Small-subunit ribosomal RNA, central domain from an uncultured bacterium, 350 nucleotides, folded computationally.
Context: one part of a larger RNA
RNA sequence: UUGGGCGUAAAGGGUGUGUAGGUGGUACUGUUAGUCUUAUGUUAAAGGUCUCUGCUCAACAGAGAACAUGCAUGGGAAACGGCAGAACUAGAGGAUGUGAGGGGUAUAUGGAACUCAUGGAGUAGGGGUGAAAUCCGUUGAUAUCAUGGGGAACACCAAAAGCGAAGGCAAUAUACUGGCACAUUCCUGACACUGAAACACGAAAGCUAGGGUAGCGAACGGGAUUAGAUACCCCGGUAGUCCUAGCCGUAAACGAUGAUCACUGGCUUUUCGGAGUAUCGACCCUCUGAGAGGCGAAGCUAACGCGUUAAGUGAUCCGCCUGGGUAGUACGGCCGCAAGGCUAAAACUC
Numbered sequence: 001u002u003g004g005g006c007g008u009a010a011a012g013g014g015u016g017u018g019u020a021g022g023u024g025g026u027a028c029u030g031u032u033a034g035u036c037u038u039a040u041g042u043u044a045a046a047g048g049u050c051u052c053u054g055c056u057c058a059a060c061a062g063a064g065a066a067c068a069u070g071c072a073u074g075g076g077a078a079a080c081g082g083c084a085g086a087a088c089u090a091g092a093g094g095a096u097g098u099g100a101g102g103g104g105u106a107u108a109u110g111g112a113a114c115u116c117a118u119g120g121a122g123u124a125g126g127g128g129u130g131a132a133a134u135c136c137g138u139u140g141a142u143a144u145c146a147u148g149g150g151g152a153a154c155a156c157c158a159a160a161a162g163c164g165a166a167g168g169c170a171a172u173a174u175a176c177u178g179g180c181a182c183a184u185u186c187c188u189g190a191c192a193c194u195g196a197a198a199c200a201c202g203a204a205a206g207c208u209a210g211g212g213u214a215g216c217g218a219a220c221g222g223g224a225u226u227a228g229a230u231a232c233c234c235c236g237g238u239a240g241u242c243c244u245a246g247c248c249g250u251a252a253a254c255g256a257u258g259a260u261c262a263c264u265g266g267c268u269u270u271u272c273g274g275a276g277u278a279u280c281g282a283c284c285c286u287c288u289g290a291g292a293g294g295c296g297a298a299g300c301u302a303a304c305g306c307g308u309u310a311a312g313u314g315a316u317c318c319g320c321c322u323g324g325g326u327a328g329u330a331c332g333g334c335c336g337c338a339a340g341g342c343u344a345a346a347a348c349u350c
Stems, first nucleotide, its partner, number of pairs: 003322004007304002012318001014201004021194003025088002028085005034080001035077008049065006091191001092188003095184005103177007110154001114150007125136002162169002206247006215241002220236004258317006266295011299306002323350003332343004
């Protein structure tokens, strides 16, 4: 617990689809349990408010009046809201025509590097470091050439760039496939927004089964360093990293900034469209739409800063916060093979 808030102080759910619910465009007709108005009844007395009066005043007391609130019943109103009907096109969706893109899935292919094997040629070192050593090498290493095998990742292009709901996505080609933008204003005619629950997706690590394993590399072994060195450095190296199928469901899942709509000076860069102008054509220039950046008016902010991609001004809906610790813990429940996840306290203490 009225409220005030949520970029950095506590606080935006990791992201989407979406049920219930909440909210909802323009004009018309009808109706009306919301709404407004009126009448009546009731809402005990005392108390409270106002006026008058009684105690010398006041407190106190007496009388009268009025307000207010809720409920019930009847009458009325129809602007707003609801409901019903019938319309509209500015929201939304569709159609047509273009366009950009590392959006996704699957398959195939490629070159550089690395490593392994074999062969040639060749000789004593190589490697590594601050310096060394462990280590490799006369059973011929390193360096070099050739052939073959293997796995993983795709230099340059590359960008403040692009795409995606987020996580994320980058060699090339093909197949399948999702979303988006612009133009036309042709169609539907409010079909919309948000969204508890639910469902789906969700980096890395981790788990299960089967493969694979070049490089890297937790653990582990060794060499150094050091007072010690369970580290930093070096030599090795298993899980893992990769693939298929299935789990897990968490991250500084960050823009630490929920979604949608409307409004509010600009300058500049860039991506993708369109129109005009120009031109042989492409640029250039002007306007316009959708994104991505920088700087900044007003305004906001505790400040930092934000500033048409708002943290400005408003509206609708959801999530969340309410001193620190205990604690994102215990207990219970649900989920998971497990690891653990989700939900989530209190005593006590400052």